The RNA shown here (transfer RNA) has 74 nucleotides and comes from candidate division WWE3 bacterium RIFCSPLOWO2_01_FULL_42_11. Its Rfam family is "tRNA". By type it is a transfer RNA.

RNA sequence: GACCGCUUAGCUCAGUUGGUUAGAGCGUUUCAUUGACAUUGAAGAGGUCGGUGGUUCGAGUCCACCAGCGGUCA
Numbered sequence: 001g002a003c004c005g006c007u008u009a010g011c012u013c014a015g016u017u018g019g020u021u022a023g024a025g026c027g028u029u030u031c032a033u034u035g036a037c038a039u040u041g042a043a044g045a046g047g048u049c050g051g052u053g054g055u056u057c058g059a060g061u062c063c064a065c066c067a068g069c070g071g072u073c074a
Stems, first nucleotide, its partner, number of pairs: 001073007010026004019057001028044005050066005
């Protein structure tokens, strides 16, 4: 330098043919349970879906470029 893949909650990851309120597990906060912890149960908070622009009535999803990470080739 060329090409391929990935980027979504603090962590690990789903997300269907572009449409309906953006989700799960773990973690975290509060409450209940206990003499106190742990376990268990209930409720909650937490997201510019890596960035910019484009297509579309509508984008996490499609397109272009940029950035980061991993890989193949040179």